[in-house]
RNA sequence: AGAGUUUGAUCCUGGCUCAGGAUGAACGCUGGCGGCGUGCCUUAAGCAUGCAAGUCGAAUGGUGCUGAGAGCAAUCGAAGUACAAUGGCGGACGGGUGAGUAAUAUAUAGGAAUCUACCCUUCAAUGGACCAUAGCUCAUCGAAAGAUGGGGUAAUAGUCCAUAGUCUCGUAAGAGUAAAGAUCUUAACUGAUCGUUGAAGGAGGAGCCUAUAUCCUAUCAGCUAGUUGGCGGAGUAAAAGCCCACCAAGGCAAUGACGGGUAGCUGGACUGAGAGGUCGGUCAGCCACAACUGCACUGAGAUACGGGCAGUACACCUACGGGUGGCAGCAACUGGGAAUAUUGCGCAAUGGACGAAAGUCUGACGCAGCGACGCCGCGUGGAGGAUGAAGGCCUAUGGGUUGUAAACUCCUUUUGAUAGUCCAUUCACGGACUAUAGAAUAAGCCCUUACUAACUACGUGCCAGAAGUCUCGGUAAUACGUAGGGGGCAAGCGUUAUCCGGAUUCAUUGGGCGUAAAGUGUGCGUAGGCUCCUUAAUAAGUCGCGUCUUAAAUACUUAGGCUUAACCUAAGAGCAGGAUGCGAUACUAUUAGGGUUGAGGAUUGACAGGGAUGCUGGAACAGCUAGAGUAGCAGUGAAAUGCGUUGAUAUUAGCUGGAACACCAAAGGCGAAGGCAAGCAUCUGGGUUUUUCCCUGACGCUGAGGCACGAAAGCUAGGGUAGCGAAACAGAUUAGAUACCUGUGUAGUCCUAGCUGUAAACUAUGUUCGCUAGCUCUCACUUGCUCAGUCAACAAAAUUUGUUGAUUGUGCUAGUGGGGGCGCAAGUUAACACGUUAAGCGAACCGCCUGGGGAGUACGGCCGCAAGGCUAAAACUCAAAGGAAUUGACGGGGACCCGCACAACCUGUGGAGCGUGUGGUUCAAUUCGAGACAAAACGAAAAACCUCACCAGGGUUUGACAUAUUACCGUUUAUUUCCUAGGAAACUAGGGAAAAUCCGCAAGGAUGGUAUUACAGGUGCUGCAUGGCUGUCGUCAGCUCGUGCCGUGAGGUGUUCCCUUAAGUGGGGAAACGAGCGCAACCCCCAUUCAAUGUUAAAUAUUCAUUGGAGACAGCCCCAUCUUCAAGCGCAUAAAAAUUUGUGCUUUUGAAGAUGGGGAGGAAGGAGGGGAAGACGUCAAGUCAGCACGGCCCUUAUACCCUGGGCUACACACACACUACAAUGGCGAAGAACAAUGGGUUGCAAGCCGGCAACGGCAAGCUAAUCCCUGAAAUUUCGCCUCAGUUCAGAUUGGGGUCUGAAACCCGACCCCAUGAAGUUGGAAUAGGUAGUAAUCGCGGAUCAGCAUGCCGCGGUGAAUACGUUCUCGGGUCUUGUACACACCGCCCGUCAAGGCAGCAAAGUCGGGGGUGGCCGAAGACCGCUUAUGGCGGCCGAGGCCAAAUUCGGCGAUGAAGCUUAAGUCGUAACAAGGUAUCCCUAGCCGAAGCUGGGGAUG
Repeated sequence: AGAGUUUGAUCCUGGCUCAGGAUGAACGCUGGCGGCGUGCCUUAAGCAUGCAAGUCGAAUGGUGCUGAGAGCAAUCGAAGUACAAUGGCGGACGGGUGAGUAAUAUAUAGGAAUCUACCCUUCAAUGGACCAUAGCUCAUCGAAAGAUGGGGUAAUAGUCCAUAGUCUCGUAAGAGUAAAGAUCUUAACUGAUCGUUGAAGGAGGAGCCUAUAUCCUAUCAGCUAGUUGGCGGAGUAAAAGCCCACCAAGGCAAUGACGGGUAGCUGGACUGAGAGGUCGGUCAGCCACAACUGCACUGAGAUACGGGCAGUACACCUACGGGUGGCAGCAACUGGGAAUAUUGCGCAAUGGACGAAAGUCUGACGCAGCGACGCCGCGUGGAGGAUGAAGGCCUAUGGGUUGUAAACUCCUUUUGAUAGUCCAUUCACGGACUAUAGAAUAAGCCCUUACUAACUACGUGCCAGAAGUCUCGGUAAUACGUAGGGGGCAAGCGUUAUCCGGAUUCAUUGGGCGUAAAGUGUGCGUAGGCUCCUUAAUAAGUCGCGUCUUAAAUACUUAGGCUUAACCUAAGAGCAGGAUGCGAUACUAUUAGGGUUGAGGAUUGACAGGGAUGCUGGAACAGCUAGAGUAGCAGUGAAAUGCGUUGAUAUUAGCUGGAACACCAAAGGCGAAGGCAAGCAUCUGGGUUUUUCCCUGACGCUGAGGCACGAAAGCUAGGGUAGCGAAACAGAUUAGAUACCUGUGUAGUCCUAGCUGUAAACUAUGUUCGCUAGCUCUCACUUGCUCAGUCAACAAAAUUUGUUGAUUGUGCUAGUGGGGGCGCAAGUUAACACGUUAAGCGAACCGCCUGGGGAGUACGGCCGCAAGGCUAAAACUCAAAGGAAUUGACGGGGACCCGCACAACCUGUGGAGCGUGUGGUUCAAUUCGAGACAAAACGAAAAACCUCACCAGGGUUUGACAUAUUACCGUUUAUUUCCUAGGAAACUAGGGAAAAUCCGCAAGGAUGGUAUUACAGGUGCUGCAUGGCUGUCGUCAGCUCGUGCCGUGAGGUGUUCCCUUAAGUGGGGAAACGAGCGCAACCCCCAUUCAAUGUUAAAUAUUCAUUGGAGACAGCCCCAUCUUCAAGCGCAUAAAAAUUUGUGCUUUUGAAGAUGGGGAGGAAGGAGGGGAAGACGUCAAGUCAGCACGGCCCUUAUACCCUGGGCUACACACACACUACAAUGGCGAAGAACAAUGGGUUGCAAGCCGGCAACGGCAAGCUAAUCCCUGAAAUUUCGCCUCAGUUCAGAUUGGGGUCUGAAACCCGACCCCAUGAAGUUGGAAUAGGUAGUAAUCGCGGAUCAGCAUGCCGCGGUGAAUACGUUCUCGGGUCUUGUACACACCGCCCGUCAAGGCAGCAAAGUCGGGGGUGGCCGAAGACCGCUUAUGGCGGCCGAGGCCAAAUUCGGCGAUGAAGCUUAAGUCGUAACAAGGUAUCCCUAGCCGAAGCUGGGGAUG
């Protein structure tokens, strides 16, 4: 000190979350020792038991015990000790708790009207007399507690007298008020000590008063009757309405009274850089309380925790009559709770009470015990030790890691164990040291995706689970669980809770308000805040110096003591506040003067849709009357409803009515805003300017509350109503249409008088003042100039001119003020943008904001006739919501361009039959894949077996195939083959025959075989783990980079713009300059030509073939267009000057470049025609079944072999072809003519013979420019057919054959004879093609035993059309809008249905609080009377009962909203012109989003 999280990415705003520190803590796992601290935060709930306040015999009478001594004894008895009672002092301290208390308290600083036992100092005194009573004894009552009566007794208990300096009262005179002794000592007088009394002073303590400060709430705004003050009394230690009588009517409050909620306050503690924020446990000071409430007594002191009286609640004892009690003292117990300890020891220390003292008492206190609750310290060993052991984990199988870690060797002994010595002492609790053995007795917890230090394996498979936030998990999870490794802290570690911090996220330090949340709709104005120049005084604020205070502890600095630290001790400095004394006087303030620039006023004229009232006007519209006139009118995208033959619409004339004011009109004017528009008149408000050196003299600015104004809609009452027009009705549209469109039409719109008080009331920009470069337009007034007009005067002169003056207007210039625009300055801003009209730089004052939703809602209050307005929350829920800008994508947005994309033309498909493929269905199986374009004659360039992956059945298990190990065999065997038996075959069983290798002398080895173990094998899964390959956009013209520049940044520029191109092709310009992948070219084929070569050919020139060259490039000419530069002539601008910059024009200008059109030449002309070649990328596109490969799965089976079947099924649907429907044809004949590419020895086969034919037999030639396939067909000529289901078409079926092949049944092709189906040119829709193309005709090849209508090639014949780019589809570029980014197959709104959650209202019901009134009324003080320790009465009085209200809270049938929940229903309101632009206010209406009317905004 920051970080994560909104987005595809960016900047900003803004919330949420984290890292730090802390705690009287709790919980989970774990746990060695010591020191110092600390420990009921909850029920101020209840409490068994013990203890916590007594002491004094030197105040007193006595009693018990011991007992020197005396005595014969009874007995007496010094002295000591203990004790109940009287008496004294203390029980008001110490200890506990925080309920109450928002001021009767606390803190700080002051004050005057007071008291004070014990203590200290000073002075004085201490004389005399007397009456009782407890204890004790006797008696009585009672269960007890206790009570009563008789008798007698003492005092430092009590009473009286004397004295009275001082003291009290009083002006004085005068009056009044005290006392107690005890012990020791002395022979005694005396003396000493402790007391007692009076007075004065002190110290400490206590009471009272004042000022200031001290939480939240205004959804608490008015409170108060002893209330505020006075006079006189009562009362107190003391001032005072503290109390009483009388008088007055005051007092407090927006600087927050009164009410409500919460809370003991402080020194201080935690945190923070600080300012602050939070807290007040332990320690210390103060206060309050003692079961709850009230009351007094005693006393120096109490309204008294371990005293009293009364009431209430609770508990206990009881003989039922009555009594007793108060742990918020220390322990303990019960209960509550997440949770908090021992019924311990001791008065040794410190302190307290009493006492002369010894001493007694002391749960204060000192110690110990329990608890890792906290802080601090120590330890769990140290050094060496590599074969880097074993084991674990991982692995690329080589190794790596755990890891010097262990083992092992040497050493040490803190703590602990055992034993001992010493210290301390008045000591409860303790402390120090030594020796011995022995590594011994001692490590866990959390984390490991990022924030945040630390990674791998396995398991799991959106499951189980994790999570502080973002998020992780759907078969390769560093995020779950486990293991190994690692990281962090360590006797602890994590979690939870709370506080501060980070958070500048309430901002004084230190924020904002155009669009992110946020400027009141506007003005006037009260309080308040702020406020010109100058002189003087004062010294309140302010500043300086000094003094007092600011308790101790804490914190800080230094030093010291415990072995160190924590802890403790000492000293010092400091403590922001308050009070006070003396000074200063600039500023603020106050007072008294002066001034004029702020502000205002007076005087003169001019200006404007400012407001109100009245009068008047024309156009349009509607209605009525009349004329004339006929069939339609109106309306729409198209229609219909509607009007019209009872005469409409259109047209003419007249009359009536209401509302609104065209042109002028504008960037224009006025007003505070809303708003204001025909003309004239009257009344009236504000402003600007001008004239006058006029007047006042700070009179100013802002403005909480308050008051006034305030569009439209709406409301009340009364009028008015032409047009328009919510609602309503009807017609359309539609799936529906409660809408958009159409026809009617009511409120309303208009006027008068009131109410309402809101708008996107917007410049989304509060008001006022000052300062800070410019350019420009306009309005008002005014100065000057100019021109034009009118009038007057004068002059010349003769009806014209000139001069001067007045006045009106135009134009220019200048001044003041108002309004508007630009945007290059500076500056600001997140950006957009703003920029003298600030969102710049400053000042003053007000209003407002603090994440989104819930919600501008509920409740309460105020206002309103109502509608509703103003004020204004919470629970709950989410991690975002939002602003600006960027890149894409998209739009039923725009512009430009291209493509057989459309159009034009040709031929088809879609209808029929058949072939093939696919879906579906079926089946034991119909193996699998491919699915819009970009699957479907596709993988498959050949399914009868094989193929083959599928099905049924049979068979084999180291296997059909590979490598390796071990054992055995190797003339007892293996291999091959034959036969027999079984069998469908594979195979099994048996028999025979042939053969039996190489090296080595041999042993043995190689090859081989059998068996075993590793393993083989898998067309099993995952193309969403992959490689490779491929399709597609698309042969579309795009996709990027380096450097530079611009921008905070994402990004932009370059690549945009203009012209052009097939092209990001080229040129020009331009903050860009270059480059790369693509385009083009380089490569191949064809077309022309040249040269060389020549197996085949009869062959020279030639044809043909092969090889190598040539040729085309805007190269030549003409025209046109465009751009730039140069030249010349101007204008403006900057500059001291030379000159610069910008801009316009000119010519037959000049130069350069690009492109287009035409021409020449040429075989070919503008890329000559084809091919190959496919940028960055997109589609998780396709393929694990071509191949390869990670992971998973099977292993007597998902492997392998075999037979048979299936892939060929068949109500149907789709796709691609073939053949046709015929005469541009079919058949027959003539064989009449012309190719090219290819293939051939397991082959192509001439020729001859047989067969109607398929084909068969024999067979030359050819390993191919030699031979064969190989007679090409369409075409040509001749003949027949004559428009028919035919001499078209050929499906289907029957019969007979041929070929291939072990084998044609399922299931091949071909031939012959016979049969002769549908079909007569094909609906919606749709495909290909721009030239040697379409169409048409045949030929060859691969695969292949056989099988092509498919595929790949080859040549023959050989067209039509293209105006053009409006539309469809696809693509490219630019631009615009966006709430989309999985990118429109997007996003998203509301009702309804279902589950959950919290809140609101609600009949009622339950409970709490405080007060008011009435009645009853204890104890007790006070008052009065009295027969006076008593009794009676009165006034108050805690509390109880009753009554009507008030306030707060709990529950609540039901109701209405809200939020939320992977895949419910209905629509599609919003985002693009979102398909009717959206939104705001208001009113009506409708399942729902919403629609419509009126006014407003542009977001």